[in-house]
Context: one part of a larger RNA
């Protein structure tokens, strides 16, 4: 000097706690991991920091595994070779199939994979040889340097006290005095107001045409128009700036006034020196080593989708704050030419024919759902729950047996709020609703986003679990 301590202090955090929602754990299915079993059931990731992860939603391909079948050597040398090489081919046998090969023949004009050496080429080794990227420590607030000073030195001081801060943030004292990288500011979205600008957006006024109406009026389409909403560009606004009290007159902290917004508004996006011989040679590179007619590459066809069984993560429920039929309502974020398709018709639907417009603020996906009214069900394994089978159909794709999705009809399995034990959340959050994209045919209970309705509780604390910081022991390095 670090590391530890069932050592002391001092501080902090919903990956701590406490007050309090909501769940996991029990049921059933998705899914992913052990195991086991297979001819394969390719391989990685394994406490937190593996386990709906490797964007990993697999029919074929993907693919690397398994059966069985083919094919391929740039250059060089040597056997072979005009008594005909490479190569090509009708019929037939062999074969899942194939002049692949064989049987017999043919056509072809100069090269040759039988042998040596070197290739290509490997999703074959090694992530403990690496680059690049990345998880985490870490939602931490630390980690350095130059002078100058103490020590014989390794160091040490600065970076400590004494306050304050989310934060080595600041202010005071100090043999320090500066200054880097982190924090913070700066970026981006969001709340408020202003200019400026109006198409494909808007619709206050004004106007025209048309439709119901008796008048008020309603309502469709043009125009003028840019008030509004919105759109995108550039400004303001938020600084403990004013007050008041605490506090050292300091940093600053409690209240207050004003404000669309107050003390970092909020929510991102940026993650310091460094540790973990963290993860990834299967994204790409890239040393080695290796394989080299096969560990290369193609083709059929299985296999990653299997089930006595153990684990995570999810989804649907156990119902009346529901379930069911009718009939109303109200976003936002996206995505479209190999594409979104309005709208008409056919179909009980899933869909299917036909077709306008849109390469998009123009057209379209796109009717959002919870919710609202109203009607029924009345505590039941039910008009809860939907697994799991049957039987007909559609769509995608060359091809749904193994192994894909949807629709109708029937069937109607556990399942009655879940034991130790554990996870997440503090406000437009939790928790309930649904919507768009993403995986390039098809398939979402994934996953990335987006709206919508919208709570209870705390305003603490160091007990549990950690984390900083000083301090003290020390048989640790």
């Nucleotide at each position: 000097u670090g590391g530890c301590g069932g050592g002391g202090g001092a501080a902090c955090a919903c990956c701590a706690c406490a007050a309090g929602g909501g769940g996991u754990g029990g049921a059933u299915g998705c899914u992913g991991c052990g195991g086991u079993u297979u001819a394969a059931u390719u391989g990685g990731a394994u406490a937190a920091a593996a386990c709906g992860c490797c964007g990993g939603g697999c029919a074929a391909c993907u693919c690397a595994c398994c059966a069985g079948g083919g094919g391929c050597g740039a250059c060089g040398g040597c056997a072979g070779u005009a008594u005909g090489a490479a190569g090509g081919c009708c019929a037939g046998g062999c074969u899942g199939a194939a002049g692949g090969u064989c049987u017999u023949g043919c056509c072809g004009g100069a090269c040759a994979a039988g042998c040596c050496g070197a290739g290509a080429g490997g999703u074959a080794g090694u992530g403990c040889a690496u680059g690049g990227c990345c998880g985490u420590c870490g939602u931490c607030a630390g980690c350095u340097c130059g002078u100058a000073c103490u020590g014989u030195g390794a160091a040490g001081c600065g970076u400590a006290c004494g306050g304050u801060u989310a934060a080595g943030u600041c202010c005071g004292u100090u043999a320090a005095c500066g200054a880097g990288c982190g924090a913070g500011a700066c970026c981006c979205g969001u709340g408020c107001c202003c200019u400026u600008a109006u198409u494909u957006g808007c619709g206050a006024u004004c106007u025209u045409c048309g439709a119901g109406g008796a008048u008020a009026c309603u309502u469709g389409g043009g125009g003028a128009g840019c008030a509004c909403u919105a759109u995108a560009a550039g400004g303001g606004g938020a600084c403990c700036g004013c007050c008041u009290c605490u506090g050292a007159u300091g940093a600053a902290g409690a209240g207050g006034a004003g404000g669309a917004a107050g003390g970092u508004g909020c929510g991102g996006u940026c993650g310091a020196c460094g540790g973990u011989a963290g993860g990834u040679c299967a994204g790409u590179a890239u040393g080695c080593u290796c394989c080299g007619a096969a560990u290369c590459u193609c083709c059929u066809g299985g296999g990653c989708u299997a089930c006595a069984c153990g684990c995570g993560g999810c989804a649907u429920a156990c119902a009346a704050u529901g379930a069911c039929g009718u009939g109303g309502a109200c976003a936002g974020c996206g995505g479209g030419u190999u594409g979104c398709a309005a709208c008409g018709c056919c179909g009980u639907a899933a869909g299917g024919c036909g077709a306008a417009g849109c390469c998009a603020a123009u057209c379209c996906c796109u009717u959002a759902a919870a919710c609202c009214a109203c009607g029924c069900c009345u505590u039941a394994g039910u008009u809860c729950g939907g697994a799991u089978c049957g039987a007909g159909g559609g769509u995608u794709g060359u091809a749904a047996c193994u192994c894909a999705c949807c629709c109708u009809c029937g069937u109607g399995a556990a399942g009655c709020u879940g034991a130790a034990a554990u996870c997440c959340c503090u406000a437009g959050u939790a928790a309930g609703c649904g919507c768009u994209g993403g995986u390039a045919a098809c398939u979402a209970u994934c996953u990335a986003g987006c709206g919508c309705u919208g709570a209870a509780u705390a305003u603490g604390u160091c007990c549990c679990u950690g984390u900083u910081c000083c301090u003290u022991g020390c048989a640790c390095a």
A computed fold for a 477-nucleotide part of an RNA from a metagenome, annotated as small-subunit ribosomal RNA, 3' major domain. The coordinates come from a structure-prediction model, not an experiment, and the mean pLDDT is 81.